This is a predicted structure of an 80-nucleotide RNA (c-di-GMP-I riboswitch aptamer) from Citrifermentans bremense R1.
Its mean pLDDT, the model's own confidence on a scale to 100, is 85.
The organism belongs to Citrifermentans bremense, within Bacteria.

């Protein structure tokens, strides 16, 4: 350097809900909060899940999520 793995330590995230702000909505942003996480970092590329608009029949557009699963990419500490 590479693989596999997570017993401790350090140090990150942050569901549910609450306040505020922005979206028609799925949902997002700051704050507060901690159910959880070892890629719960990041990319909608592949299944699939929401949301809207037109068809209102398969479908199509435009969109949302990376804490659904796959895949790609960087990565921090230990342990073999």
């Nucleotide at each position: 350097g590479c693989c596999u793995c997570g017993a401790a330590a350090a140090g990150g995230c942050a569901a549910a809900c609450c306040c505020a702000g922005g979206g028609u909505a799925a949902c997002u942003u700051g704050g507060g909060g901690a159910c959880g996480c070892a890629a719960a970092g990041c990319c909608a590329c592949c299944u699939g899940u929401c949301c809207a608009g037109c068809a209102c029949g398969a479908g199509u557009u435009g969109g949302a999520a990376a804490g659904a699963g796959g895949g790609g990419u960087u990565a921090c500490c230990g342990a073999g």